Formats: sequence, structure tokens, C1' cells
RNA sequence: GGCGGCGUAGCUCAGUUGGCAGAGCAGGGGACUCAUAAGCCCCGUGUCGGGGGUUCGAUUCCCUCCGCCGCCA
Repeated sequence: GGCGGCGUAGCUCAGUUGGCAGAGCAGGGGACUCAUAAGCCCCGUGUCGGGGGUUCGAUUCCCUCCGCCGCCA
């Protein structure tokens, strides 16, 4: 330098025929208990990596940039 994959909550990751952003874990609160743990109930205003474009509407489609990983040279 060329090609491909990935980037979403604190962590691990879902989510594409474009239409309200989610799960588990972690964390906070409650109730219970003499007390603690487990179990139970409740709790998320996340610039969906940045910018631009298309569209009534973009995490999703297009362009570009950044970061990480792999292959080729």
C1' cells in the first nucleotide's frame, strides 16, 4: 500500500425487508432477617467510534476519516 472483519450501557454481547435502542453480568434502591448472604421486587438522559450524504424517518443504506484484528504485498 491492497482486501476483509469488528467498533452498541461499567463489562460480555444481541439488535439490518430503515419505524419507541435491548439482554446477561456488574452497580444502586426496596422488602425480608436479630444481622449477613442467597433468592425476590424495582431502577438505564447510551452523543449506537467521528463527520457528511440519501430519506418523512438511519444503530441499520452510501461516502469519508479514526481505532483494533486478520490476510496479501
Description
Predicted 3D model of a 73-nucleotide RNA (transfer RNA) from a Candidatus Omnitrophota bacterium. The organism belongs to Candidatus Omnitrophota, within Bacteria. Its Rfam family is "tRNA". It is annotated as a transfer RNA. Rfam 15.1 lists 5,335,975 matches to the family in 14,413 species. Model confidence (mean pLDDT): 80 of 100. It was read from a public genome assembly.